[in-house]
RNA sequence: CGGGGCGUGGCUCAGCUUGGCUAGAGCGCUGCGUUCGGGACGCAGAGGUCAGCAGUUCAAAUCUGCUCGCCCCGA
Numbered sequence: 001c002g003g004g005g006c007g008u009g010g011c012u013c014a015g016c017u018u019g020g021c022u023a024g025a026g027c028g029c030u031g032c033g034u035u036c037g038g039g040a041c042g043c044a045g046a047g048g049u050c051a052g053c054a055g056u057u058c059a060a061a062u063c064u065g066c067u068c069g070c071c072c073c074g075a
Stems, first nucleotide, its partner, number of pairs: 001074007010027004020058001029045005051067005
């Protein structure tokens, strides 16, 4: 320098191909119940604006452009 992959709650990921439910799951966290207490179990709850900016559209995590970070391949 060229090509490719990834970036979504604290962590690990799904959702993106085919734009439209109010953005979800497991683990973790908080409260309550249970227990002498803890764990396990049950119930309830908080936590994200989808790496950033711009564009297209009635509508963008999803399409387009640029940029940033990490990883891989080639020169």
Molecule: transfer RNA
Organism: Candidatus Omnitrophota bacterium